[in-house]
Formats: sequence, C1' cells, structure tokens
RNA sequence: UGCGAUAGAAUAGCGUCAAGUCGUAUAAGUCCGAUAAUCCGGUUCGGACGUCUCUACGCCGCACCAUGAAUGCAGGCACUACGGCAUGAACGAUCGACGGC
Repeated sequence: UGCGAUAGAAUAGCGUCAAGUCGUAUAAGUCCGAUAAUCCGGUUCGGACGUCUCUACGCCGCACCAUGAAUGCAGGCACUACGGCAUGAACGAUCGACGGC
C1' cells in the first nucleotide's frame, strides 16, 4: 500500500479536486571536461555528485575584474515530490428521507 472478514462511529463527517499556507527534501548547491565573451562582457554544452525523492538545478540585483582569465555574494525570487492545516453554493462515496418499478 492492496484485498477480505467482524465490530463501531461520524454528515458540522470521509475521500477527490482547486487555489492558499506551513513542514520535510536541496544548500535552486558542489565538482570535472569542453566552449564563448571582455566593463553594452562575465556565455553555452556535456558529465558526475547531492535528496529514504520524481523533477529541477535558473533569473534578477550588487560587487569585482581595465583587456586577462577568472569570477564572488553569510542579497532577493521558484518549480517539483511527499505530508500537515484551514477554506469551498465543486465532484465522489456513505448514511438517511421521499417517490416510482
């Protein structure tokens, strides 16, 4: 998690779904190879690791670098997976009532 049996409760309840919010995961992170640009720039491609985890691994801002090969941030913003919460003139099931056969 699925199936079955028995017993019991609830409808102001149960399930689904939706948007919201919170928690967990991951730090939207790290490493490697190749590639591209040069203050109107700092890219692009691939691989690996990271999660009892599918997916994702970006954007913006600021700093820094003075022509060179390298970026930095103890700045801000998500998606995805699972779970909790509250909401709902929705959907489903259950129970009950009424009517028909």